[in-house]
RNA sequence: UUGAAUAUUGCGGGAGAGUCAGUUUAUAAGAUUUUGCUGGCGCCGAAGGAGCAACCGCCCCGGAAACUCUCAGGCUCAAGGACCGCAAUAUGACA
Numbered sequence: 001u002u003g004a005a006u007a008u009u010g011c012g013g014g015a016g017a018g019u020c021a022g023u024u025u026a027u028a029a030g031a032u033u034u035u036g037c038u039g040g041c042g043c044c045g046a047a048g049g050a051g052c053a054a055c056c057g058c059c060c061c062g063g064a065a066a067c068u069c070u071c072a073g074g075c076u077c078a079a080g081g082a083c084c085g086c087a088a089u090a091u092g093a094c095a
Base pairs, nucleotide, nucleotide: 003094006090007089008088009087010086011085012084013083018041019040020039021038022037023036026033042075043074044073048071049069050068051067055063056062057061
C1' cells in the first nucleotide's frame, strides 16, 4: 500500500473490402428507388482459429506477432471489432 504489471467492468476513439442475377417487401402510373432471401463470381483482416518465425525462457521442451492463411467472421447501416486512452474494483512492491 500511493507505484509497476495483470484481470474484470464502464465510458470514449477504432480500419479494410461488392458486384451481378433471380425473387420478395415498401412507395409508386411505372421503377433505374427501397427491404429481405437465394445463388454465381470476387474482395477484406483488427473477434476467434491455424501456420511459420525473429526473440525469450525453467532450454527434454515450452511461450511467442499487428507477419502469413482465410476455416470462421466480415464487404449499406447497425452489431461486432485487435488495439489505444480514462475511471472504478481486485491483487500487491515485482515499480

This is a predicted structure of a 95-nucleotide RNA (Glycine riboswitch aptamer) from Magnetovibrio sp.
Rfam family: Glycine riboswitch aptamer. About the family: This family represents the bacterial glycine riboswitch.
The coordinates come from a structure-prediction model, not an experiment, and the mean pLDDT is 76.